Annotation:
The prediction has a mean pLDDT of 80. Predicted 3D model of a 353-nucleotide RNA (Bacterial RNase P class A) from a marine sediment metagenome. It matches the Rfam family "Bacterial RNase P class A". Gene Ontology terms of the family: tRNA processing, dimeric ribonuclease P complex and ribonuclease P activity. The model forms 89% of the base pairs in the Rfam consensus.
[in-house]
């Protein structure tokens, strides 16, 4: 210098003020306690809970993907593989399957998926020019071995050069020049034995054809896994208002007869839904701290002690002064909880290169 890991997030006084629970009360108010966060955020994952929906199987669609453990469960976590990156600590990976099928690859370059001749190389064979040794012919002239040249046909993926990628690498043999065309060695695939490991995998023989490209956060294979919707979930009371029903007797008295009281419906009583409100869900929970306790390499897990740590509903947690510093950041609960990811003055800790 680096790097990974953790913690804290202005202190203390005063006053006022606020929400929730206990007391006490003269009912006016008094006191007493407790009152955000590491992200309470983004609402992206996985849970708990709540109603619905549901024989059982499948398709669709989504999500996810090495391996072994850990959780309630996860796309989190932990240990390891394998690939990459760094000198190192450590960091990055959606990291099954490309020999089941389809697709897709800008720009650049002659040519990008049963490649591909644009410079260059070569032109053995062909075929074109010249020269021409010989033969044949009286003659003109005819064939014509070889030799040389052009680069016409062709041949070549070794070399340039263009790309993110050009269809193995370096050697040697060969050739007309050339190439796995042939050979060693290497690199990498395939089969297959052998050893190591729970396993992903990893080290090594042997043989094979000499080479097979990339791309599945691209269709799809293949494997696991998921019914919907969410606390405005959902449960109980419930005014009014509108709606529907019943209503002449009843008391002294077991019955009648008196008697006393009520009644003529715009009254009175019932009735289920269910609106405003209200109450419950609501916070004792996969719950915090602590332990030189066991287990585990580690996440985790188990023991075992302790404590109660916001619960409001249009939403409460502030404001002012005063002191001290190192000068105070992102930022505020809304059912909970486990992740992950974004935000973030400033301070400190520790391992390790």
């Nucleotide at each position: 210098a680096g790097u990974c890991a953790g913690c804290a997030a202005g202190g203390c006084g005063a006053u006022c003020g606020c929400g929730g629970c206990c007391g006490u009360u003269u009912c006016g108010a008094c006191g007493g306690u407790c009152g955000a966060g590491g992200a309470a955020a983004g609402u992206c994952c996985g849970g708990a809970c709540u109603c619905c929906a549901c024989a059982g199987g499948g398709c669709a669609u989504g999500a996810c993907g090495c391996u072994g453990g850990g959780u309630a469960a996860c796309a989190c976590c932990c240990a390891g593989g394998c690939g990459g990156g760094g000198c190192a600590a450590c960091c990055c990976g959606a990291u099954g399957g490309a020999u089941a099928g389809u697709g897709c690859a800008a720009c650049a370059g002659a040519g990008a998926g049963c490649a591909g001749a644009c410079c260059g190389c070569c032109g053995a064979u062909g075929g074109c020019c010249a020269c021409g040794a010989a033969g044949c012919g009286a003659g003109a002239g005819c064939u014509g071995a070889g030799c040389g040249g052009c680069a016409c046909a062709g041949g070549u993926a070794a070399g340039g050069g263009u790309g993110a990628a050009a269809c193995g690498g370096u050697g040697g043999g060969g050739u007309a020049a050339g190439a796995g065309c042939c050979c060693a060695c290497c690199a990498g695939c395939g089969a297959u034995c052998c050893g190591g490991g729970a396993g992903a995998c990893c080290g090594g023989g042997u043989c094979g054809g000499c080479u097979a490209g990339g791309u599945a956060a691209a269709c799809c294979c293949c494997g696991u896994c998921a019914g919907g919707a969410g606390c405005a979930a959902g449960a109980c009371c419930g005014a009014g208002c509108a709606g529907g029903g019943a209503u002449a007797g009843g008391g002294c008295u077991g019955c009648c007869c008196g008697u006393c009281c009520g009644c003529u419906a715009c009254a009175u009583c019932c009735c289920g839904g269910g609106u405003a409100g209200g109450u419950c869900g609501c916070u004792u929970g996969a719950g915090g701290c602590c332990g030189u306790g066991c287990g585990g390499u580690a996440a985790c897990g188990c023991c075992g002690g302790u404590c109660c740590c916001a619960g409001a509903u249009a939403g409460a947690u502030g404001a002012u002064c005063g002191u001290c510093c190192a000068c105070g950041a992102c930022a505020g609960g809304a059912u909970c909880c486990g992740g992950c990811u974004u935000a973030c003055a400033u301070g400190c800790u520790g391992g390790c290169u």
The sequence is in RNAcentral, with records from MGnify.